[in-house]
Context: one part of a larger RNA
C1' cells in the first nucleotide's frame, strides 16, 4: 500500500447491489418447512334450512360434501451444517464386471378365476400413547391359472417368467422385451498440510484355488493352500484439515485462504442395525442401546431446529417468531388446482462496494465574536448577514408503462415509471499537525500529569502532554485493534 463474513471509538442524510452466529456439530418454548390424487377403491357425517307429526321421530336440501381409511406417486429432491475424514474423500485423465422410477423411441400383449383386509358395526382393556376380540366390505391392494412377441437357463430337446383397470369414448394407464438420454455404482494412474523427539508396520495380513454374497468386480466374506505385502522416494504412528472451481496479495514466481455462489463428499442428539423401495442403511421413517428433556393414575409413554423465523447460553461479534406463491423451479393430478420458510420480496445493520446530496451566483480595504500582536495591525474571511436563483434527495398528491408469460380472459406479495405542489428549507464529521508525513501559534503543566507505530517528547518560554485559535488529509464516514500478502 492492498485486502476482510470483521469488531471497537466518535459521527451519521438518501439510494442501488451484495453480505450478515467465524464462538457452543452445546441446549431448545412456539408456529410453519411434504404433500397430492375422487379420472384406482369402499364408506360417509354435522351445523344450518325446509316439510310431516301431539310427541318420540322420520323425510328432503346441505352432500356423495367435510372427513378418516385402503391404494398409487412423491417423501432418497429441494433446504442446512463442516463434526468426522490425510484417503472408502477431492481434482485431472481414463477404464467397465454393473444398475436405472419418471422421460423419449421401437416390437408385442392386456384372457380367465379366487380368497382376504383396513375403514365400518358390536364388545372389551388402558391415565395416556395406544390396543385386543368378533362380524362384515371394495379396489389399479393380494393370490392362482392361461398365453409367450420376447427374456432367462441350456449344445439341443426342453424348462421357466406377465398384466389393471379408469373416465367425460379417445385418451390416460398396466405387462414383457430392446434401444436411448440423463443419473448413479465400481476400478486404475497422477496430484493433494506438518511431524523421525514416530523406524519398522501387517494374520484376512499378501497372493492362489473353490464357494458364498452383490446390480456388479474384488479377502467383500468363508474353507483350504502358499508366505507373502508396505517401508528413508518416509511405511506405521501423532497433530491439523472437508476437497475443488476459485479468493486475497504480488511485476511475476510465490505465499496465505476456501465466508457468499457452483460441483463433489460427509453428517443429521451419540453409537449400532436393518426394513421399504428404481434409488436410503433414510435430517422433520422404523428398531435397539447411551446421555438429556418432558408427561404419568408409577403400570408406562413422548421428543430430537447442523430447515425458516425465534429463545436462552457462549462471545469482541452477526438480523424479522414479516408478506406472497404474482414470477422461476419442484411434488402430485387428465385438468382445474393443492402443497412448497425452495424461491420471489419486504424488514433490520454505514458490514462492504458504487452513486447522489448537504445548495448555486452576487456580496466589504472586510460587521460582530474568537485568536494572535512588535498595539500599528494581522487571521478566521466572500466566510456570514443581505439580494437573486434552482429544485437532486427527503416530504405531499395524482395517474398506470413494465416486471405478466402461459390461445382468449383473468392474474403483482413487492418493486417501479410519469406528472404536479411546496420549500434553502430536513442532511458533516473524524483523525492529524517534532521527523518519517501534508499541516503552527498562544495559554496551562513542570521527568508531574501525560504522549508514543519507530526514533523519541515532558525536569519553567514544550510547534511532541492538555485546552484554544488556525491549518492539513479524508469525507457519510474517519480513526483504532486484529488477520493475510
Nucleotide at each position: 500500500g492492498a485486502u476482510u463474513g470483521a469488531a471497537c471509538g466518535c459521527u451519521g442524510g438518501c439510494g442501488g447491489c451484495a453480505u450478515g452466529g467465524c464462538u457452543a456439530a452445546a441446549a431448545c418454548a412456539u408456529g410453519c418447512a411434504a404433500g397430492u390424487c375422487g379420472a384406482a377403491c369402499g364408506c360417509g357425517a354435522a351445523a344450518g334450512g325446509g316439510g310431516a307429526g301431539c310427541a318420540a321421530u322420520c323425510c328432503c336440501c346441505g352432500a356423495g360434501u367435510a372427513g378418516a381409511g385402503u391404494g398409487g406417486c412423491g417423501a432418497a429432491a429441494g433446504g442446512g451444517u463442516g463434526a468426522g475424514u490425510a484417503a472408502u474423500a477431492c481434482g485431472u485423465u481414463u477404464c467397465u464386471a454393473c444398475g436405472u422410477g419418471c422421460c423419449u423411441u421401437g416390437a408385442g400383449g392386456u384372457c380367465g378365476a379366487g380368497g382376504a383386509u383396513a375403514g365400518c358395526c358390536a364388545g372389551g382393556g388402558g391415565a395416556a400413547a395406544c390396543u385386543c376380540u368378533g362380524g362384515g366390505u371394495a379396489a389399479u391392494a393380494c393370490u392362482c391359472g392361461a398365453u409367450g412377441u420376447g427374456g432367462u437357463c441350456g449344445c439341443a430337446a426342453g424348462a421357466u417368467c406377465a398384466a389393471a383397470g379408469g373416465c367425460u369414448u379417445g385418451c390416460c394407464g398396466c405387462c414383457u422385451c430392446g434401444a436411448g438420454a440423463g443419473c448413479g455404482g465400481g476400478g486404475a494412474a497422477c496430484g493433494u498440510c506438518c511431524u523421525a523427539u514416530c523406524a519398522g508396520g501387517u494374520a484376512g495380513u499378501u497372493g492362489g484355488u473353490g464357494a458364498g454374497g452383490u446390480a456388479a468386480u474384488g479377502g467383500c466374506u468363508c474353507a483350504c493352500c502358499a508366505a507373502g505385502c508396505c517401508u528413508u522416494a518416509g511405511a506405521c504412528g501423532g497433530g491439523u484439515a472437508g476437497c475443488a472451481g476459485g479468493u486475497g496479495u504480488g511485476a511475476g514466481a510465490g505465499c496465505a485462504c476456501g465466508g457468499c455462489c457452483u460441483g463433489c463428499c460427509a453428517c443429521a442428539u451419540c453409537g449400532g442395525g436393518a426394513c421399504u423401495g428404481a434409488g436410503a442403511c433414510a435430517c422433520u421413517g422404523c428398531c435397539c442401546g447411551g446421555a438429556c428433556u418432558c408427561c404419568u393414575a408409577c403400570g408406562g409413554g413422548a421428543g430430537g431446529c447442523u430447515g425458516c423465523a425465534g429463545u436462552a447460553a457462549c462471545g469482541a461479534a452477526u438480523c424479522u417468531u414479516c408478506c406472497g406463491c404474482a414470477a422461476u423451479g419442484g411434488g402430485c393430478g387428465a385438468a382445474a388446482g393443492c402443497c412448497u420458510g425452495a424461491c420471489g420480496g419486504a424488514g433490520c445493520a454505514a458490514u462492504g462496494c458504487c452513486g447522489c446530496g448537504u445548495g448555486c451566483a452576487g456580496g466589504a480595504u472586510g460587521a460582530a465574536g474568537c485568536c494572535c500582536u512588535u498595539c500599528g495591525g494581522g487571521g478566521u474571511g466572500u466566510a456570514a448577514a443581505c439580494u437573486g436563483c434552482u429544485g437532486u434527495c427527503a416530504g405531499g398528491g395524482a395517474u398506470u408503462a413494465g416486471g405478466a408469460a402461459c390461445a382468449c380472459a383473468a392474474u403483482g406479495a413487492c418493486c417501479a415509471a410519469u406528472c404536479c405542489c411546496a420549500a434553502a428549507g430536513g442532511a458533516a464529521g473524524a483523525g492529524a499537525c517534532g521527523a518519517c508525513u501534508a499541516a503552527c501559534u498562544c495559554u496551562g503543566u513542570g521527568c508531574c500529569a501525560g504522549c508514543a507505530g519507530u526514533c523519541g517528547c515532558g525536569g519553567u518560554a514544550a510547534u511532541a502532554c492538555a485546552g484554544a485559535g488556525g491549518u492539513c488529509u479524508c469525507g457519510a464516514g474517519c480513526g483504532u485493534u486484529a488477520g493475510u500478502c
The part of an RNA shown here (small-subunit ribosomal RNA, 5' domain) has 485 nucleotides and comes from an uncultured bacterium.
The prediction has a mean pLDDT of 86.
Rfam family: Bacterial small subunit ribosomal RNA. Rfam links the family to the GO terms structural constituent of ribosome and ribosome.
The full RNA is in RNAcentral, with records from ENA and SILVA.